[in-house]
Order: sequence, then C1' cells, then structure tokens
RNA sequence: CCGUGCUAGGCGGGGGGUUGGCGGUCCCCUGUACCUGAAACCCGCUUAUGCAGGGCUGAAUUCCUCCCCGAGGCUUGUGGCGCUUGUGCGGGAGCGGGCCACCGGGCGUUGAGGGUCGGAUCCCAUGCGAUGGGCUGCCGGCGAACCGGGUCAGGGCCGGAAGGCAGCAGCCCUAAGCCGGAAGGCUCAUGCGCCGUGGGGCCAUCUGGCCGGAGCCGCGGAGCCCGUCACCUGGCGGGCGUUGCCUGUCGACGGGAGGUGCACGG
Repeated sequence: CCGUGCUAGGCGGGGGGUUGGCGGUCCCCUGUACCUGAAACCCGCUUAUGCAGGGCUGAAUUCCUCCCCGAGGCUUGUGGCGCUUGUGCGGGAGCGGGCCACCGGGCGUUGAGGGUCGGAUCCCAUGCGAUGGGCUGCCGGCGAACCGGGUCAGGGCCGGAAGGCAGCAGCCCUAAGCCGGAAGGCUCAUGCGCCGUGGGGCCAUCUGGCCGGAGCCGCGGAGCCCGUCACCUGGCGGGCGUUGCCUGUCGACGGGAGGUGCACGG
C1' cells in the first nucleotide's frame, strides 16, 4: 500500500416553549437526513444528549474537534402604530355656583339708594264678639193605688134625733222629678275673629309721614374666578398586540483546517 472480516461512531441539526434541570412528543427554522409503537393535569432521565423493538452503514464525501459565514429565533432597553384602561393634568364646548356693573333691559325728579319717626307681620295679658258645655231663674206640658192638698158620689163610724167625724174611687191642683222652649243672668273653655286696649320685641320683610336729591336692580349678554365633566382634543401612567432600532445571546445549511481504530492474509 492492497484485500477480507469487525468495532467505536453514524443514519440529521438548531431555536422557542415546557421543566429545578436535560432529552423527546408540540410550534418554528434549516433542507432530505432508516422503519415501527406510545407520549401534555405527558413519556424517559438526573450532569444528562430520549424510551421500547427491528434494520442499514461503518474508519471516511459520510465519524470527531476547532475556526469562518450566517437562515432563523430569544432578549434588558428604546421608538412608531393599533386596541384598551386609569388620571380633570392642559385647552375647548356644555353645565352649576360666585364676583363685577362694561353693553342691552327694567325701576327712578309723578323722587332712587340712604337717614329718621311711626305702623303691620311676632310674643304676653286683657276686653268685646262668636261658638260649645254647666248652673240658675222664666214659660208650657206631664207628674203621687195608700204613706201630698182640695172637693169627696157611694159606702162606713158615732148619735134617739138634729147633726158630727174619718175618708176609697172619680175630678181638680201640686211636690220631687221628667220633657220641651226661648230672649236672659252667672261661670268655664276655645286649632274662632280683615274687632278693641295695654305692654314687650323690632334680626328680617312690607309699608306711611318727613329729610334729602340720583341713583338702584341684577333679567339677558360680555368679562373674571371656582367647581364639574359622560362630549371634542391633547398630556402623563398601566396592559395587550404588531413593527423598527440598539445591546446581549443561541445558532441550522455551507466553507476551511486538523484528528480517528482492531484482527487476519498478500
């Protein structure tokens, strides 16, 4: 160096997600790299590079290490856009309140605001009236089997008689009491009164007389201030989605350099 048979290794890798962590099932990238089975409230493992079963290749184009390139992903931060939410924080509109008295309006020399003296509304007492209750006296009527009065038929009693006595019913009258009436007197009360008298009060409102002599009101608008805010617009903050930049990180495919057995025979 050649041949034969083997072995290690290989028959895809990577990012995300998940996990205390690693691998797989899942999603994505790369691009072609055996087959079968199960795997998300999951499967296997514990410094690892899937599990179970079968097959192919095999020391190099194919395996291993390093470097370059860089598809693609992740990423603190930051910007744009969309959606959403909070905050009256700024401006506007609206609304509410206040101030002012510039404009309009109203009142005012037939006298404004103001001052002063009164009055009313308010409170207490009281008079009068009204209404209601009670009492009293008045008028009319009723009103007692006997125990009220008068008259007392009949009858009774006394008497020789003349005569006398008591007296029921009836009739008449009346007491207590009851009913009704109406002008009155006394008294009590009042959710009553365009009523009167005296006193108090007089913050406020209204009002009369007098003084005085030009303002007053705040209805609309303007202005200013405060508040509110669901509408418009902006600011600030939060969340979600999407997209860009920066930083960091992993990194497929591809390119380059290097490395890697055993046995037998010639």

Overview:
The prediction has a mean pLDDT of 80. Bacterial large signal recognition particle RNA from a Planctomycetota bacterium, 266 nucleotides, folded computationally. Its Rfam family is "Bacterial large signal recognition particle RNA". Rfam links the family to the GO terms signal recognition particle, plasma membrane targeting and SRP-dependent cotranslational protein targeting to membrane, signal sequence recognition. About the family: The signal recognition particle (SRP) is a universally conserved ribonucleoprotein involved in the co-translational targeting of proteins to membranes. By type it is a non-coding RNA gene. The RNAcentral record of the sequence draws on ENA.